Predicted 3D model of a 474-nucleotide part of an RNA (small-subunit ribosomal RNA, 5' domain) from an uncultured bacterium. Its mean pLDDT, the model's own confidence on a scale to 100, is 85.
Context: one part of a larger RNA
RNA sequence: AUUGAACGCUGGCGGCAUGCUUAACACAUGCAAGUCGUGCGCCCCGCAGGGUGAGCAGCCGACGGAUGAGUAACACGUAGGAAUGUGUCCGGAAGUGGGGGAUAACCCUGGGAAACUAGGGCUAAUACCUCAUAUGGGCUGAGGCCCAAUGCACUGAUGCGCCCUCGGAAUAUCCUGAGCCUGAUUAGCUAGUUGGUGGGAUAAAGGCACUACCAAGGCGACUAUCAUUAACUGGUCUGAGAGGACGACCAGCCACUCUGGGAAUGAGACGCAGCCCAGACUCCUACAGGAGGCACCAGUGGGAAAUAUUGGACAAUGGGCGCAGGCCUGAUCCAGCAAUGGCGCGUGUGUGAAGAAGGUCUUCGGAUCGUAAAGCACUUUCGACGGUGACGAUGAUGACUGUACCCGUAGAAGAAGCCCCGGCUAACUUCAUGCCAACGGCCGCGGAAAUACACAAGGGGGCUAGCGUUACUC
Numbered sequence: 001a002u003u004g005a006a007c008g009c010u011g012g013c014g015g016c017a018u019g020c021u022u023a024a025c026a027c028a029u030g031c032a033a034g035u036c037g038u039g040c041g042c043c044c045c046g047c048a049g050g051g052u053g054a055g056c057a058g059c060c061g062a063c064g065g066a067u068g069a070g071u072a073a074c075a076c077g078u079a080g081g082a083a084u085g086u087g088u089c090c091g092g093a094a095g096u097g098g099g100g101g102a103u104a105a106c107c108c109u110g111g112g113a114a115a116c117u118a119g120g121g122c123u124a125a126u127a128c129c130u131c132a133u134a135u136g137g138g139c140u141g142a143g144g145c146c147c148a149a150u151g152c153a154c155u156g157a158u159g160c161g162c163c164c165u166c167g168g169a170a171u172a173u174c175c176u177g178a179g180c181c182u183g184a185u186u187a188g189c190u191a192g193u194u195g196g197u198g199g200g201a202u203a204a205a206g207g208c209a210c211u212a213c214c215a216a217g218g219c220g221a222c223u224a225u226c227a228u229u230a231a232c233u234g235g236u237c238u239g240a241g242a243g244g245a246c247g248a249c250c251a252g253c254c255a256c257u258c259u260g261g262g263a264a265u266g267a268g269a270c271g272c273a274g275c276c277c278a279g280a281c282u283c284c285u286a287c288a289g290g291a292g293g294c295a296c297c298a299g300u301g302g303g304a305a306a307u308a309u310u311g312g313a314c315a316a317u318g319g320g321c322g323c324a325g326g327c328c329u330g331a332u333c334c335a336g337c338a339a340u341g342g343c344g345c346g347u348g349u350g351u352g353a354a355g356a357a358g359g360u361c362u363u364c365g366g367a368u369c370g371u372a373a374a375g376c377a378c379u380u381u382c383g384a385c386g387g388u389g390a391c392g393a394u395g396a397u398g399a400c401u402g403u404a405c406c407c408g409u410a411g412a413a414g415a416a417g418c419c420c421c422g423g424c425u426a427a428c429u430u431c432a433u434g435c436c437a438a439c440g441g442c443c444g445c446g447g448a449a450a451u452a453c454a455c456a457a458g459g460g461g462g463c464u465a466g467c468g469u470u471a472c473u474c
Stems, first nucleotide, its partner, number of pairs: 001473001003471001005470005012345003016341002018338002020303001025301003029298002034059002039056002042051003067255002076179001078177005084172003089168004095162002097131004106121006136147004151160003182227002188219003193216005198210001200208001232252003235246004258279005281292004309335001311334003317331001318329004348378004358369004382414001384409004392400001417463005422443003428458003439444001
């Protein structure tokens, strides 16, 4: 000098930041991902029209959010590379013809404590299947073979879609060089191991995998292997620099979402608030069987020196869905709590010597607190009260919020502490105590004259809404 700090004493205000560093411990409750009726059935209705996400169908739930357990690794950062994928979006070219069978919802009958579930019957679609077509695309040595599609709204114009394909944007995947903590009281390690062939798998190169075959290689003191520790980076702190230490907040990337494993769906996952299996734990049960996963936002217990509200709003920015109106959004924007930090401001200003009273010291003369107070004259920042009242919102829409700013009213009024005073180190006396009680960072103080002890006093020094102590780093 520094801090995501804590503790002690003290504490007026503002705006800006920051706030579980420990148990990746366990979690009550609420909320955090829905949306679309311009795909469909269904319901209401005389028509027009309206209702309905419980169901079928679509898009989204792979984003956003949290956390840092694991990982010493192409994880990260950097410089290169390719054998690759891509929903939505943008641009280009072509197409959108015909047919079919089901199934939920619903109705009927059952099972079960519940969660849920079985059978029969009816029905629709932008759900599913099939035929045709193929500018085009894919496969193939060639011949040739293979691949689509769906409608809805509207009086109409038209709008929103659907399918195939080329390019783009952006993004994702993979590979490589060198870089990346400590230990040799870890010196040898390795059989899919190293390389090749074959056929597989994948979007794709590759021992990526193989019950196939062949060779015997590969790595290592230029530190392999093993072990400890650890997410990485931009950066942060310190320092004249070189360096050292760290990686909170913010941003990028990675990993993880009770523990371990798994795939299906999908453009994208091996998926925090999806599914399946196993495990530990908790809960319900009629004991047959079921339900759950806060490292989302709040909140609770526990741990700890220690870390906040079960708040408001979608007004803005952004995200999902929708033709749209709009709906959802603990992302976000705000408010609340905390001197946790840094910044700014205030707690008055001027005058005032009888140097008042009082305290303390005293050589008893006086000295000092001290212009300090009182008194007199002023001011009103901040705060209080009253009034006006924005920007953020290009037309409407403001949670914040009657907020900020401004105006007015009253009145010095409501607002100063903490540590220290032997030397280092700025600042000294009195009393009390008597190697006691104590102090102490080091040296050391304390034994009857203690500037070193004290919940004492007076005086002084330092910093100041803080001041000290402890702890970390340089």